The RNA shown here (SAM riboswitch aptamer (S box leader)) has 105 nucleotides.
Its mean pLDDT, the model's own confidence on a scale to 100, is 76.
[in-house]
RNA sequence: AUGUUAUCACGAAAGGCAGAGGGAUUAGACCCAUUGAAGCCUUAGCAACCCUUUAUAUAAUUAAAGAAGGUGCUACAUUCUACCCCAAUUGGGGAAAGAUAACCC
Numbered sequence: 001a002u003g004u005u006a007u008c009a010c011g012a013a014a015g016g017c018a019g020a021g022g023g024a025u026u027a028g029a030c031c032c033a034u035u036g037a038a039g040c041c042u043u044a045g046c047a048a049c050c051c052u053u054u055a056u057a058u059a060a061u062u063a064a065a066g067a068a069g070g071u072g073c074u075a076c077a078u079u080c081u082a083c084c085c086c087a088a089u090u091g092g093g094g095a096a097a098g099a100u101a102a103c104c105c
Base pairs, nucleotide, nucleotide: 003103004102005101006100007099008098013043014042015041016040017039021032022031023030026082027081028080029079044074045073046072048071049070050069051066052065053064054063055062078097083094084093085092086091
C1' cells in the first nucleotide's frame, strides 16, 4: 500500500513565521480567505479508537468511569449534490468514495 472491522448531523482555540489560496479526487454549486488561505512551530482545548480501572462474564463480549500516554481532531453535516430505492416541492433510506483508529500482512 492492499484488506477487515467500527465511527463520522456532538465537541473543541490562540500566538509566531509565511504570503495566496482552501474546503480529498472528477463535475456542478455554495462558502471561507490580505479583517491573512495552505504549510511549519509553540501553547491550549476536544474526546473517536487504542490504553487503565470497575462491573458482567468460563472465555468471547457488553456497559460505565477515568486519563490525555499513542495516533487523531479544533468554519459550514464527510459543506451540499452526483449512484440505487422509496416518496413526489421541500424529504427519507442505502451504497460508492473519503477521513480516523485498531487489527492482519